[in-house]
Context: one part of a larger RNA
Molecule: large-subunit ribosomal RNA, domain IV
Organism: metagenome
RNA sequence: ACACAGUCAAGGAACUCGCAAUUUAACACCGUAACUUCGGGAUUAGGUGUGCCCGAGAUGUGUAGUAUCUUGCAUACAAAGCAUGGAGGGUUGCAGAUAAGAGGGGGUAGCGACUGUUUACCAAAAACACAGCACUACGCAAAAUCAAAAGAUGAUGUAUGUGGUGUGACGCCUGCCCGGUGCUGGAAGGUAAAAAGGAGAGGUCAGCCGCAAGGCGAAGCUUUGAAUUGAAGCCCCAGUAAACGGCGGCCGUAACUAUAACGGUCCUAAGGUAGCGAAAUUCCUUGUCGGGUAAGUUCCGACCUGCACGAAUGGCGUAACGACUUCCCCGCUGUCUCGACUGUGUGCUCA
Numbered sequence: 001a002c003a004c005a006g007u008c009a010a011g012g013a014a015c016u017c018g019c020a021a022u023u024u025a026a027c028a029c030c031g032u033a034a035c036u037u038c039g040g041g042a043u044u045a046g047g048u049g050u051g052c053c054c055g056a057g058a059u060g061u062g063u064a065g066u067a068u069c070u071u072g073c074a075u076a077c078a079a080a081g082c083a084u085g086g087a088g089g090g091u092u093g094c095a096g097a098u099a100a101g102a103g104g105g106g107g108u109a110g111c112g113a114c115u116g117u118u119u120a121c122c123a124a125a126a127a128c129a130c131a132g133c134a135c136u137a138c139g140c141a142a143a144a145u146c147a148a149a150a151g152a153u154g155a156u157g158u159a160u161g162u163g164g165u166g167u168g169a170c171g172c173c174u175g176c177c178c179g180g181u182g183c184u185g186g187a188a189g190g191u192a193a194a195a196a197g198g199a200g201a202g203g204u205c206a207g208c209c210g211c212a213a214g215g216c217g218a219a220g221c222u223u224u225g226a227a228u229u230g231a232a233g234c235c236c237c238a239g240u241a242a243a244c245g246g247c248g249g250c251c252g253u254a255a256c257u258a259u260a261a262c263g264g265u266c267c268u269a270a271g272g273u274a275g276c277g278a279a280a281u282u283c284c285u286u287g288u289c290g291g292g293u294a295a296g297u298u299c300c301g302a303c304c305u306g307c308a309c310g311a312a313u314g315g316c317g318u319a320a321c322g323a324c325u326u327c328c329c330c331g332c333u334g335u336c337u338c339g340a341c342u343g344u345g346u347g348c349u350c351a
Stems, first nucleotide, its partner, number of pairs: 001346008010337002014335001018332001026050005035040001037169001051091004058084004065077004069072001092096001104330004109325002111322002116128002132167007144153003170317004175247003180244002182240005189235003195229002200224005207216003248266005275309001276306001287303005
């Protein structure tokens, strides 16, 4: 000096994430708020008692006994004894849950309903899951999945089922847009493959013509090859957003000012409804006002100018729950003012 363990005057979070470490803690009784899904919240909070001795009264059991009759292994009452518990009184120590072991509490807000699950070895969470909700596929040789196949799972199940996708208890709700992309349906027209088809053209060549050079050239063989026929798809026509997704701009206007219920205009598939809003989202920003503090970039309540919330990529609430996150209060403390001392171990210095 460090690590671990322990103690501390006065103060008591001034430390600045109250991190860490204290406090609290058992049992009985009293007493317990908002809120609430009426179950909870709740051991809420906050108090009191606790050793030992005597012990009235009480209760249970039940022997002796007494009484009764239906004479029984009967019933009722019930001294004693035993047990439970105990008004009251006494006594005693600094201290009686005498040691050890054993919740700190309350309020506010965010997120996630909850119990669960997770990065084996830096993250346990607001992430995942979840019951519930919705959409979608599938009629059984099911859809889906594994597999050249056979076969298997689904399932020895059968739509109150099985698979896929999203959302995520519950409550109140879930607006507008089908132009784009996707999906579903449609089939008139356009386009259109292989294939079919074979008009036509070329090569070769018997032969023919020609004095020759050369020309023409059937069949066959061969190289091409137009029209025409030709499925799905695409174009096209509809539907569909709890499918992927999207949800405007400018100008003017009211008898103070300001603002604009109102009007004009451009664009769009449609221009963001309810609710919420400086938010886990707000750049400007420590926005403005209010609350809390002597003093508050955080926090809570409002406002709305939403850079860039918004409705199952769910919106807004919500009791209960949380080793989650934020802020405040009570208690408590070596976190601190501010450090000191003790023990153990290691290091260091000296020998």